[in-house]
Predicted 3D model of a 77-nucleotide RNA (transfer RNA) from Methylobacterium haplocladii. The same sequence occurs in records of 49 taxa. Rfam family: tRNA. By type it is a transfer RNA. Rfam links the family to the GO term triplet codon-amino acid adaptor activity. RNAcentral holds the sequence, with entries from ENA.
This record gives sequence, C1' cells and structure tokens, in this order.
RNA sequence: CGGAGUAUAGCGCAGCCCGGUAGCGCACCUGUCUGGGGGACAGGGGGUCGCAGGUUCAAGUCCUGCUACUCCGACCA
Repeated sequence: CGGAGUAUAGCGCAGCCCGGUAGCGCACCUGUCUGGGGGACAGGGGGUCGCAGGUUCAAGUCCUGCUACUCCGACCA
C1' cells in the first nucleotide's frame, strides 16, 4: 500500500443476505419456596445497534466516508 472480516444491553451472541415493534443466554433487581445459604420458579429494569452523512413513508439491515481491532497478500534491510 491492496484485499477480506468484525463492531448490537455489564459479558457472550442472534437479527443483516430479502428494510417494517431491537431480541436470546448469562449476569443484575424484586418476589415466592427454604430457618439461612445454595438452588428452583415467577416477574422486572437496562441499548443514541462503532462515528458522521445519504436514500426511504420507514434503516441494526441499503449506499458513501471515517475510526478501532483481527486476518491475508504485497513491499521493505
């Protein structure tokens, strides 16, 4: 320098191809069972979807630019 991939809740991920209410597991909070702990069950909260623009009635999803990380290739003594 060229190419590819990843970025979504505290953590790990799905959703993207084919635009239409942002989800799952763990964790966290509350309650019940238990003498308590652990555990089980029931309920609940938590997101500017990496950043900035564009298209659209509508964008996590499509388009453009940028950032960070990973991989491959090239180049270099």
NCBI's taxonomy places the organism under Bacteria, Pseudomonadati, Pseudomonadota, Methylobacteriaceae, Methylobacterium.